[in-house]
RNA sequence: CGAGUAAGCCAGACGGCCGCGCGUGAUGACCGAAAGGUUGUCAUGUGAGGAAAGUCCGGGCUCCACAGGGCAAGGAUAGCGGGUAACGCCCGCCGGAGGCGACUCUAGGACAAGUGCAACAGAGAGAUACCGCCCGAUUUUUAUCGGGUAAGGGUGGAAAGGUGAGGUAAGAGCUCACCCAUCGGCUGGAGACAGUCCGAUGAUGUAAACUCUAUCCGGAGCAACACCGUGGGAGAACACACAGGCUGGCCCGGCCGUUCUCAGGAGGUGGCUAGAGCGUACCGGCAACGGUGCGUCGAGAUAGAUGGCUGUUUAAUACAGAACCCGGCUUACAGACUUGCUCGCACG
RNA sequence: GGUGUCAUAGCCAAGUGGUAAGGCAAGGGACUGCAACUCCCUGACUCCCCAGUUCAAAUCUGGGUGACACCUCCA
Repeated sequence: CGAGUAAGCCAGACGGCCGCGCGUGAUGACCGAAAGGUUGUCAUGUGAGGAAAGUCCGGGCUCCACAGGGCAAGGAUAGCGGGUAACGCCCGCCGGAGGCGACUCUAGGACAAGUGCAACAGAGAGAUACCGCCCGAUUUUUAUCGGGUAAGGGUGGAAAGGUGAGGUAAGAGCUCACCCAUCGGCUGGAGACAGUCCGAUGAUGUAAACUCUAUCCGGAGCAACACCGUGGGAGAACACACAGGCUGGCCCGGCCGUUCUCAGGAGGUGGCUAGAGCGUACCGGCAACGGUGCGUCGAGAUAGAUGGCUGUUUAAUACAGAACCCGGCUUACAGACUUGCUCGCACG
Repeated sequence: GGUGUCAUAGCCAAGUGGUAAGGCAAGGGACUGCAACUCCCUGACUCCCCAGUUCAAAUCUGGGUGACACCUCCA
């Protein structure tokens, strides 16, 4: 310098003018007996994200169910160790796959408990002899029948551990050498697991098929839920006329039971944002993360604010807009920057 | 904001691991003097899209996209 790989970070900046939501202070108006509420003006502070998204996991919170515990059903997870409030997340490691490498990917328990499925093809799909090879019988041969054989052919995604040699009538782990897989032992490791160690065995695949094993899970969701409460509704008590109320003061006429309680998703208020919070320094840990000290408060709407114009900066462009909150995952995304590492070439 | 269901030809739809039924519509042919009716034949290379599991995926698993319904309890 080129090619690559991993991690992290930003998501325009600095101004001017106008505008919007929320908080605080001052001040004016209106409503109200008061408490307080509504609204205007001024000042001041503050105002979207790394994903606010999908709602896929895990929690907080609230209500319902439940003495407590267990079983069943249903669902979820699945190598080992650790982290965490918890997780299907994260970190480290093991096994497998890919890459020259840095590194990346990995739903990774059990078909040797049982059951199911394996279409078509093929003789045969979990136990089999179609062709072929060998032996025997019948027979003049061809051929037919019986037996042996999984080495060869053919079918298939998959066909009796693989290769070679011995062996045999022909063959076959039948025997031997090397290799592979599973199980048991030994050694190492905290463990998954590993080993140029010892022994046994050779068993099709499929559990993102039923199932089995281990572990976990009560249900619903802020439109939860709590309080206030309009009209209408339900109930109780008292009245049933010579009473009372309304119809602008009076008469006629007309209309109406009164009071209390209850439920209550019209509407209003709370829930609503100080939290497993954020920043920083030190300490422990390979890391995820944890501990201590110091500092800090950064939206809270309810038809829903966070915007518009403009100047400079080369360019200002992506995906995209909070709605109870938090930890993750997944998905979308223009451009820019930083750091570690790998490979190739050249030079010193 | 929350919860659930679905996507198969132009339309309606069966199929839930093994060559994707059926009806309507459409096109061609037969019948007819011409039509209608009737009869015969025809179409899915992609089962909404992308990955994965499997020998094999419309079907099973994960992710995405779109549509619909409910949460509105007297107003």
Two RNAs folded together computationally: RNase P RNA and transfer RNA, 423 nucleotides in total. Model confidence (mean pLDDT): 79 of 100.